[in-house]
Context: one part of a larger RNA
């Protein structure tokens, strides 16, 4: 790389409904099963396209309060609201078989002991969601320590980059013959029009100003645990 003594093992249970069929039965009256197929629903496993939940990544608005003023922050339970993607997840989606053997109760066939009788004493045939197998998982400390193939001292670990993996090992992917990770472009999303400026502008004025707010610039700006491309950085020793 295997084998499989062995070990597991939820391959499951309930209902309804259509067929079977108004058929078998039965005088009617009424009335079935074996199989065949769909739905529901309770467990069981598995996903995250789509609903839905969460989201102290992130975007936005707003109190108080500091940070001399903007700006752009820190604190108040993530201060509070109001969306939210990756990711986990359900309330969402999938899947959740068929045969054989050997048997139980039980139903039988032959048939004596016991000239009859009798499923049983010799022998045989059926029969269960149960048991063994098929199917799936582990599995040579299986000390009875197996078994092929290739080598003959090469592996191989560490230590780096990291996540399809993890509680420490472990497992995997990569290490310049390179997309491993981060950067940085594009993509797809999340948030809703950013700051400067111009221009309007309620209002209040000591008439010199001040001005909350709107509109444009601007689907802006900020941000991505997601996917691609790119060796610019790091996989050195």
């Nucleotide at each position: 790389u295997c084998u499989g003594a062995u070990g597991g093992a939820a391959g499951g249970g309930g209902u309804c409904c259509u067929u079977u069929a108004g058929u078998a039965c039965g005088a009617g009256a009424g009335g079935a099963a074996c199989g065949a197929g769909g739905g529901c629903u309770c467990g069981g496993g598995g996903c995250c396209a789509c609903u839905a939940g969460u989201u102290u990544a992130c975007c936005a608005g707003u109190u108080g309060u500091c940070u001399g003023g903007c700006a752009a922050g820190g604190c108040a339970a993530u201060g509070c609201u109001g969306g939210g993607u990756a990711g986990c997840c359900a309330c969402g989606c999938c899947c959740u078989g068929a045969u054989g053997g050997a048997u139980a109760a039980g139903a039988g066939c032959u048939g004596a002991a016991a000239g009859c009788a009798u499923c049983u004493a010799a022998g045989c045939u059926c029969g269960a969601a149960g048991c063994c197998a098929c199917c799936c998982c582990a599995a040579a400390g299986a000390c009875g320590a197996g078994a092929c193939a290739c080598c003959u001292c090469a592996g191989a670990a560490c230590a780096c980059u990291c996540g399809u993996a993890a509680a420490a090992g472990a497992c995997g992917a990569g290490a310049u013959u390179g997309a491993u990770a981060g950067a940085c472009u594009g993509c797809g999303g999340a948030u809703g029009u950013a700051a400067g400026u111009a221009c309007g502008a309620a209002g209040c004025u000591u008439c010199g100003g001040c001005g909350a707010c709107g509109u444009a610039u601007u689907c802006a700006g900020u941000c991505c645990a997601g996917c691609a491309g790119c060796a610019c950085u790091a996989a050195u020793g």